[in-house]
Molecule: transfer RNA
Organism: Candidatus Micrarchaeota archaeon
RNA sequence: GGGGUUGUAAGCUAGCUUGGUAGACUGCCAGCUUCGGGAGCUGGACGCCUGAGUUCAAAUCUCAGCAACCCCA
Numbered sequence: 001g002g003g004g005u006u007g008u009a010a011g012c013u014a015g016c017u018u019g020g021u022a023g024a025c026u027g028c029c030a031g032c033u034u035c036g037g038g039a040g041c042u043g044g045a046c047g048c049c050u051g052a053g054u055u056c057a058a059a060u061c062u063c064a065g066c067a068a069c070c071c072c073a
Stems, first nucleotide, its partner, number of pairs: 001072007010026002013023001020056001028044005049065005
């Protein structure tokens, strides 16, 4: 220098193919329960890498950029 894959919550991950309410688990906070703790149950807070485009509507499609990893040179 060229090519490919990936990027979603604090962690890990589904959803993308087929555009239409952002979900699960762990963790965190509160409540219930307990003499207390733990476990259990209920509820809650936190997220689509960045920008632009297409569209009534974009995590999803297109383009550019950034980051990580891999291959070639």